This is a predicted structure of a 94-nucleotide RNA (SAM riboswitch aptamer (S box leader)). It was read from a public genome assembly, where an Rfam model found it.
[in-house]
RNA sequence: ACCUUAUCAAGAGCGACUGAGGGACAGGCCCUGUGAAGUCCGGCAACCUGCAUUGCAAGGUGCCAAAUCCUGCGGAAAAACCGGCAGAUGAGGA
Repeated sequence: ACCUUAUCAAGAGCGACUGAGGGACAGGCCCUGUGAAGUCCGGCAACCUGCAUUGCAAGGUGCCAAAUCCUGCGGAAAAACCGGCAGAUGAGGA
């Protein structure tokens, strides 16, 4: 990298270093020198794990602006809603 499956409307710093981008992609619309992304510390608790009682812990990943920010394809008068596509994360597999 590939396949299967589950979830994705909650939660998470006025910190330090650094210095211009980021929000998957496209179209929008946003965030950002009142510091983006990254690293460290800190935190949250989605899945696995441990204990187990509807909870607790924080070991393995993960996550910490806005509903996966909204839409993209179909239904529908319709960006409401429903079902998908795509994406992200966990677990299993060959």